[in-house]
RNA sequence: CGGCGUGUGGCUCAGUUUGGUAGAGCGUUCGGUUAGGGACCGAGAGGUCGCAGGUUCGAAUCCUGUCACGCCGA
Numbered sequence: 001c002g003g004c005g006u007g008u009g010g011c012u013c014a015g016u017u018u019g020g021u022a023g024a025g026c027g028u029u030c031g032g033u034u035a036g037g038g039a040c041c042g043a044g045a046g047g048u049c050g051c052a053g054g055u056u057c058g059a060a061u062c063c064u065g066u067c068a069c070g071c072c073g074a
Base pairs, nucleotide, nucleotide: 001073002072003071004070005069006068007067010026011025012024013023020057028044029043030042031041032040050066051065052064053063054062
């Protein structure tokens, strides 16, 4: 320098196929249960989807640029 892949709550990931209200598990907070805890049960908080721009009535999803990390090549 070129190509490919990944980036989504604190963590690990799904969702991209087919654009249409952003989800799951773990964690966390409150409550229940317990003599107390663990486990279990119920409820809640937490992310404008790496960043910027474009297309569209509507974008995590399509297009362009760019950043970080990984792999391959030179």
This is a predicted structure of a 74-nucleotide RNA (transfer RNA) from an uncultured Lachnospiraceae bacterium. Model confidence (mean pLDDT): 81 of 100.